RNAcentral holds the full RNA, with entries from ENA, Greengenes and SILVA.
Predicted 3D model of a 520-nucleotide part of an RNA (small-subunit ribosomal RNA, 5' domain) from an uncultured bacterium.
Its mean pLDDT, the model's own confidence on a scale to 100, is 82.
Rfam family: Bacterial small subunit ribosomal RNA.
Context: one part of a larger RNA
RNA sequence: GGAUGAACGCUGGCGGCGUGUUUAACACAUGCAAGUCGAGCGAGAAGCUUUCGAGUUGAUUCUUCGGAUGAAACAUGAAAGUGGAAAGCGGCGGACGGGUGAGUAACGCGUAGGCAACCUGCCCCUUGCAGAGGGAUAGCCUCGGGAAACCGGGAUUAAAACCUCAUAAUGCGCAACUGUGACAUCGCAGAUGCGCCAAAGAUUUAUCGGCAAGGGAUGGGCCUGCGUCUGAUUAGCUAGUUGGUGGGGUAACGGCCCACCAAGGCAACGAUCAGUAGCCGACCUGAGAGGGUGAUCGGCCACAUUGGAACUGAGACACGGUCCAAACUCCUACGGGAGGCAGCAGUGGAGAAUCUUGCACAAUGGGGGAAACCCUGAUGCAGCAACGCCGCGUGAAGGAUGAAGGCCCUUGGGUCGUAAACUUCUGUUCUAAGGGAAGAUAGUGACGGUACCUUAGGAGCAAGUCCCGGCUAACUACGUGCCAGCAGCCGCGGUAAUACGUAGGGGGCGAGCGUUAUCC
Numbered sequence: 001g002g003a004u005g006a007a008c009g010c011u012g013g014c015g016g017c018g019u020g021u022u023u024a025a026c027a028c029a030u031g032c033a034a035g036u037c038g039a040g041c042g043a044g045a046a047g048c049u050u051u052c053g054a055g056u057u058g059a060u061u062c063u064u065c066g067g068a069u070g071a072a073a074c075a076u077g078a079a080a081g082u083g084g085a086a087a088g089c090g091g092c093g094g095a096c097g098g099g100u101g102a103g104u105a106a107c108g109c110g111u112a113g114g115c116a117a118c119c120u121g122c123c124c125c126u127u128g129c130a131g132a133g134g135g136a137u138a139g140c141c142u143c144g145g146g147a148a149a150c151c152g153g154g155a156u157u158a159a160a161a162c163c164u165c166a167u168a169a170u171g172c173g174c175a176a177c178u179g180u181g182a183c184a185u186c187g188c189a190g191a192u193g194c195g196c197c198a199a200a201g202a203u204u205u206a207u208c209g210g211c212a213a214g215g216g217a218u219g220g221g222c223c224u225g226c227g228u229c230u231g232a233u234u235a236g237c238u239a240g241u242u243g244g245u246g247g248g249g250u251a252a253c254g255g256c257c258c259a260c261c262a263a264g265g266c267a268a269c270g271a272u273c274a275g276u277a278g279c280c281g282a283c284c285u286g287a288g289a290g291g292g293u294g295a296u297c298g299g300c301c302a303c304a305u306u307g308g309a310a311c312u313g314a315g316a317c318a319c320g321g322u323c324c325a326a327a328c329u330c331c332u333a334c335g336g337g338a339g340g341c342a343g344c345a346g347u348g349g350a351g352a353a354u355c356u357u358g359c360a361c362a363a364u365g366g367g368g369g370a371a372a373c374c375c376u377g378a379u380g381c382a383g384c385a386a387c388g389c390c391g392c393g394u395g396a397a398g399g400a401u402g403a404a405g406g407c408c409c410u411u412g413g414g415u416c417g418u419a420a421a422c423u424u425c426u427g428u429u430c431u432a433a434g435g436g437a438a439g440a441u442a443g444u445g446a447c448g449g450u451a452c453c454u455u456a457g458g459a460g461c462a463a464g465u466c467c468c469g470g471c472u473a474a475c476u477a478c479g480u481g482c483c484a485g486c487a488g489c490c491g492c493g494g495u496a497a498u499a500c501g502u503a504g505g506g507g508g509c510g511a512g513c514g515u516u517a518u519c520c
Base pairs, nucleotide, nucleotide: 001520002519003518004517006516007515008514009513010512013392014391015390016389017388018387019385020384021350026348027347028346030345031344032343035092036091037090040089041088047082048081049080050079051078052077053076055074056073057072061068062067099303100302101301108228109227110226111225112224113223114222115221118220119219123216124215125214126213127212128211129210131165132164133163134162141154142153143152144151145150171196172195173194174193175192177190178189179188180187181186201208202207229275230274231273236266237265238264241263242262243261244260245259246258247257248256278300279299280298281297282293283292284291285290305326306325307324308323309322328339329338330337331336356382358381359380360379364378365376366375367374368373395425396424397423398422405416406415407414408413430457431456432455433454434453435452439447464509465508466507467506468505469490470489471488475504476503477502478501479500485492486491
């Protein structure tokens, strides 16, 4: 000198774009953050309409004045139609999106390759198929237990839920054959025999779905070379350890797991142990080489109170799923239950320190749906904060009696200083009124009557901060008297201090300026 997710002191006008718990992966009140499909299925509340029954009030008409008639209104019950809430079965999605960096020195990440050792829902292409049956179950109803969470028995019911049979090969398994391939087991292509496996319908007739197989695309899994911090005041480490045979398991290779056999494997080119740490694209600095960092944004990984486990599924060993254990918090009728903000806001705490319990799905994207549409604290916006970068302003021109006043003074004057006053203007801003977008393609705009434009008013509301001994741009006076104090280094202060404090003047930067911390 440059830089920062900064903090602190003084000060502070506006706009645009960004950024904002670096500390306690500490604990969390409250609300929201993942639903959707009635064109898969049964059942169907409220409401509305019509009809009927009985009831209350009772217009009108008749009247022998006793009453009869009974429109209309109100409340109520039944039936039919309409309606479609909440719940349930089923499908798809809750493995994405969002957060955090605790752990991890590792094939975790980066880079370059490999899989003749693998999987891939939705999407695209191609080929073929969808025949016949069955038994349940939730819900509803009913009975019961429980404070609750919830649970049990009985009766009954549907499906694209579940099951059985049929059909079936280019599919799968086994056997053996031919050709071919850089590689053992083998791969690919072709032909043969035996065995095995499927389906689901809906409808407004436009379509949307179902099953099998092959291919593609996308996404993932595994393996390998190289690279990836510090310590030797850590020198030896290792029994599933290293390898083999056979099996199990997996989508798949493999001590991944198991039985048996052998005794290996790693290490001074640093094993093991200990400490620290998510990695990278990038960012900062530097002429570069290098050094430092890993906030925001993007890629990968890991985690979801702590530890463990599997289920479902194309995909998880699953943040807002399940089970077990632990700590903590809450409810309880004491028998037992409920919870997990490292999602968005927000609270307490810790700390030098970091924001609103906002608006909208209008756009972009995601999930569901044939669609209408619904959901979306992703996202788009707004709010707060000079936290950062960038831009603009705080007026412009004229104006010497060089005013008053301050300060210095050799008392002559000098200086603040064209600075002010004053005159003439301008309108960035500001205020008021009017108009008013793009972002949206037919419709649809949270932002927002925002940006922007026009008119009017009127210099009005807008400058500080650090320094002035040398380094280092900028000096005098007074006060103080090794005191009070300053200080980055040298150092200054003990009676004329350009170094302390104040004033005048000056220098630097400027809505900022200094200080502290850290990196180059």